[in-house]
Large-subunit ribosomal RNA, domain IV from a metagenome, 353 nucleotides, folded computationally.

Context: one part of a larger RNA
This record gives sequence, structure tokens and C1' cells, in this order.
RNA sequence: GCCUUCUUAAGGAACUCGGCAAAUUAGCCCCGUAACCUAGGGAAAAGGGGUGCCUCUGAUGGUGAAAGAUUUACUCUGUAAGCUAUUGGAGGUCGCAGUGAAAGGGCUCAAGCGACUGUUUAACAAAAACACAGGUCUCUGCCAAGCCGCAAGGCGACGUAUAGGGGCUGACUCCUGCCCGGUGCUGGAACGUUAAGGGGAGGGCUCAGGGGUAACCCGAAGGCUUAAACCGAAGCGCCAGUAAACGGCGGCCGUAACUAUAACGGUCCUAAGGUAGCGAAAUUCCUUGUCGGGUAAGUUCCGACCCGCACGAAUGGAGUAACGACUUGAGCACUGUCUCGAGAAGGGGCCCG
Repeated sequence: GCCUUCUUAAGGAACUCGGCAAAUUAGCCCCGUAACCUAGGGAAAAGGGGUGCCUCUGAUGGUGAAAGAUUUACUCUGUAAGCUAUUGGAGGUCGCAGUGAAAGGGCUCAAGCGACUGUUUAACAAAAACACAGGUCUCUGCCAAGCCGCAAGGCGACGUAUAGGGGCUGACUCCUGCCCGGUGCUGGAACGUUAAGGGGAGGGCUCAGGGGUAACCCGAAGGCUUAAACCGAAGCGCCAGUAAACGGCGGCCGUAACUAUAACGGUCCUAAGGUAGCGAAAUUCCUUGUCGGGUAAGUUCCGACCCGCACGAAUGGAGUAACGACUUGAGCACUGUCUCGAGAAGGGGCCCG
């Protein structure tokens, strides 16, 4: 010097990314207890006091002679003493210390996220992720839809739309605006397009035969082959509906009697131009924005402002009591985290063997 454990003057977070670690607190009884609230909670809120032993004494319960009662019984009522259990009061007494050891909450304020209890990366992540009750959309009429299987068959379900499957959202409260042009889905069927198939005009090859001096030409029936018009479903085109379907929700210029700003006007474009609410936010680049609060001093934090690079309404918006080994900021208490070290015990290291 290392590991484990313990103590420590004065100070008390000055340590550090951060009070990480440690310390504080701790049981029971009594008093007392705020904001807020979904009236249940919050709450063991917070904050105080008591706690051993001895003596005396009170109350209540159990047991319990005598006594009494009657239905005379292994009956009932019932009290004195004693013993015993629980719980008060008064006085005394010892120690630094009485839940004397062990076990056994530190607390508060504010904010973010998620309502909550739960679940998860077995072995680096426990969370704000997943789930959730609740909400909503959609499919499914029963041999259901959906799913597994080649099939038989099975699950769904020995259920039947208050049921079952799928998607999204995620308690509760207040709400959930505009756009159907694109994509999707649903409905429509007049017209256009359109496959196989039907249809078979026309063409080609072959050939009896005919013509021709010949080369060659024509060519019926049949066979082979090709093939136009026309008919022809769904789909697509087309017409509608639908956004808690996928999604989307503008630009430029001017204008008020200080200035500034623009309720107002003009113009272009769009399917429609972001409503309520929230906002430098788990979202803000510029940015440590500006102002206020807290500190002696605050890139974090809280409250505001709004110029939202690039919030925004079930890819939900804004709140919210309770809850959280979550995240952030502040304070009280407490401490070897630190100023800054020191000491002790045990173990290993080191030496001999």
C1' cells in the first nucleotide's frame, strides 16, 4: 500500500455527472397533522412527548368457599380471601443511554412521463417500453368470420352480435376542428376497355380436273392452316360515400395621426389551408432566447412571454388525486462524499520454512 469492518476534533455536500456510498430515521403508546382530492385518500403526512426497575394504589376480566334460588342437578346466581390476566394513577430509584442487544420508514417542496397493481431484453437496459380496465372503428347470421392442416379433422365454441375475430387508442375529467384531390375500403352499374370461349368474313398450302408447245396458270369437294367483324365476366376506367381509414392541414404585398404592430385590404395557389388547447417543450436550430423566482454566484430547474428552424387533437390534445427500485431541480435532517487526513481490528500481500 490492498480487501473487509469500525471509530473520528472542527466544519457539514465545500465531494461528485449526480449525496454514488455511508450516516440519519426506525418498534409500540399518546398528542398532532397542510395543500390538493376522483371525498376513498393524501397520512405513519409533517412535527412533538413517553418507554427500565421498585413500592403503594385504582379499575376491569377469569377462577373461587360461604350464602341464596329452584325444575334437586355433574344445576343456576354469586361474592370475601388467595392466585391470575389486562390496563391506569402516585411516589421512589439506577445509568451517558430503559423498543439499553438484534430486527426495524430519513423527511419535505416543485416539475416531466406513465393513470393505477402488473409484464419485459434468463446472463450489461425494469423504463417514459409492453400490458391494462375504459373508448372507438371494422369484419362475422352460424357448416360464422378468423386461424392450424395436403386432407380428414380441429380451435373459435358444446359459444350465437350484451357473442367472436382484427386494427388503433389507453383510468378519469374537458374535448377531439377543417380536407374525400391522391391511396385504401364500401356501394353503384348506363357507357368505355377487356381473357378464355363462341363466331367465322377473308387468306395460304395441297389436290381431281381444266387451259397451255412448254415454262407455267386456273382450280371444285375434301384435308391442313391462318384469321377479321361480332358476342363475351370480374377487374380497371367512370359515378358516389368514407378520415377514432393511410394520410394532409399555404405564399407574397400593402395598410392605423410618434414609433412599432396590423383588427383591415389586395393577389396567387390548394382537396383543405392547423380550430380548441398547449408551447425554447422527452419537440427550439439560432440559444446559456427575453423577463421573473430560487443562489453570494444557476448552460440545469420553476413561472411567464410566443419569433412553434420543425406542437396540435384516439400515430389522440390539454389537465389530473392516487401510485412509481423511473427522470429532473430545490430544501431540512444526517453524515469521512469532501477540507484531509488519522487511528483500530481481522484477512491477504512481504520474509523464513

Its Rfam family is "Bacterial large subunit ribosomal RNA". The prediction has a mean pLDDT of 87.